The RNA shown here (transfer RNA) has 75 nucleotides and comes from a Candidatus Peregrinibacteria bacterium. The sequence is in RNAcentral, with records from ENA.
RNA sequence: UCCCGGGUAGCUCAAUGGUAGAGCAUUCGGCUGUUAACCGAAGGGUUGCCGGUUCGAGCCCGGCCCCGGGAGCCA
Numbered sequence: 001u002c003c004c005g006g007g008u009a010g011c012u013c014a015a016u017g018g019u020a021g022a023g024c025a026u027u028c029g030g031c032u033g034u035u036a037a038c039c040g041a042a043g044g045g046u047u048g049c050c051g052g053u054u055c056g057a058g059c060c061c062g063g064c065c066c067c068g069g070g071a072g073c074c075a
Stems, first nucleotide, its partner, number of pairs: 001071007010024004018055001026042005048064005
């Protein structure tokens, strides 16, 4: 320098271009003699950044940043 994959909730990951979700974690409640387990509920997101296309973008297009992998260059 080039190619590929990835960046979404605290963590691990979903999401045909049409209301952003699940599990775990946290908080509250139930159950229990108590804890754990189990059951129910709640809170939590400018979808890495900036633009573009579109009636509408996490998703499509361009440019950057970061992480992982591969290839090349090497005076």
Rfam family: tRNA. The family's RNA type in Rfam is transfer RNA. Lineage of the source: Bacteria > Bacteria candidate phyla > Candidatus Peregrinibacteriota.